This is a predicted structure of a 72-nucleotide RNA (transfer RNA) from a soil metagenome. Its mean pLDDT, the model's own confidence on a scale to 100, is 82. The sequence is in RNAcentral, with records from MGnify. It matches the Rfam family "tRNA". Rfam classes the family as a transfer RNA.
RNA sequence: GCCCCCGUAGCUCAAUGGCAGAGCAGGAGAUUUUUAAUCUCAAGGUUGCGAGUUCGAUUCUCGCCGGGGGUA
Numbered sequence: 001g002c003c004c005c006c007g008u009a010g011c012u013c014a015a016u017g018g019c020a021g022a023g024c025a026g027g028a029g030a031u032u033u034u035u036a037a038u039c040u041c042a043a044g045g046u047u048g049c050g051a052g053u054u055c056g057a058u059u060c061u062c063g064c065c066g067g068g069g070g071u072a
Base pairs, nucleotide, nucleotide: 001071002070003069004068005067006066007065010024011023012022013021018055027041028040029039030038048064049063050062051061052060
């Protein structure tokens, strides 16, 4: 250089065109003499960036950026 895969919450990952979710972590509360464990509640997102297609894009297309792998 070329080819392939990936990029979504602090972390690990879902969501195959129609309201962006779960677990863990963090916060508040209940329980407990206290801690731990358990239970409940709330919060947390320009879906890497930009453009295009579409009534509608996390999803499809293109470019760029970043990570991983392959190839000479």